[in-house]
Molecule: transfer RNA
Organism: Schistocerca gregaria
RNA sequence: GUAUCCGUGGUGUAGCGGUUAUCACGUCUGCCUAACAAGCAGAAGGUCUCCGGUUCGAUUCCGGGCGGAAACG
Numbered sequence: 001g002u003a004u005c006c007g008u009g010g011u012g013u014a015g016c017g018g019u020u021a022u023c024a025c026g027u028c029u030g031c032c033u034a035a036c037a038a039g040c041a042g043a044a045g046g047u048c049u050c051c052g053g054u055u056c057g058a059u060u061c062c063g064g065g066c067g068g069a070a071a072c073g
Stems, first nucleotide, its partner, number of pairs: 001072002004069004010025003018056001027043005049065005
């Protein structure tokens, strides 16, 4: 350089255009315990990588940028 895939809470992940974005782990609070772990109940935490376009409406579709992965040269 060419072509492909990916970017979503701290981490990993689901989400084929529609009201308040899913789940697990982790974190915090309470219960339980002599205490810790486990378990139970609850809570916080996301500008869905950025800019533009299409649309009544975009995490989702299109174009470009940035970053990452693996392939070819």